RNA sequence: GUGCGGAAAAGGCAUACCCGUCGUGAGGCGGGGGCGCAAAGCCACGGGACUCAUCGCGAGUUAGCCGGGUUGCCCAG
Repeated sequence: GUGCGGAAAAGGCAUACCCGUCGUGAGGCGGGGGCGCAAAGCCACGGGACUCAUCGCGAGUUAGCCGGGUUGCCCAG
């Protein structure tokens, strides 16, 4: 340095729900909140689920559904 791993330490993120706001909607953003998370950082490439439209082709959401890609903190083993 790299691949596993996750005991310790320093931190990080932020489910549900509530308020505001944007969106036809799934849902996003901001604040509160904290169920949990070793990538719960990022990517819509594959699958799934969801929404809108069509009833022909589609368009979108979800990365905290799974897989994959990519980047990263620490160091017991």
This is a predicted structure of a 77-nucleotide RNA (c-di-GMP-I riboswitch aptamer) from an Actinomycetes bacterium.
NCBI's taxonomy places the organism under Bacteria, Bacillati, Actinomycetota, Actinomycetes.
Its Rfam family is "c-di-GMP-I riboswitch aptamer". Rfam's curators write: GEMM was predicted in a large-scale screen for bacterial structured RNA regulatory elements.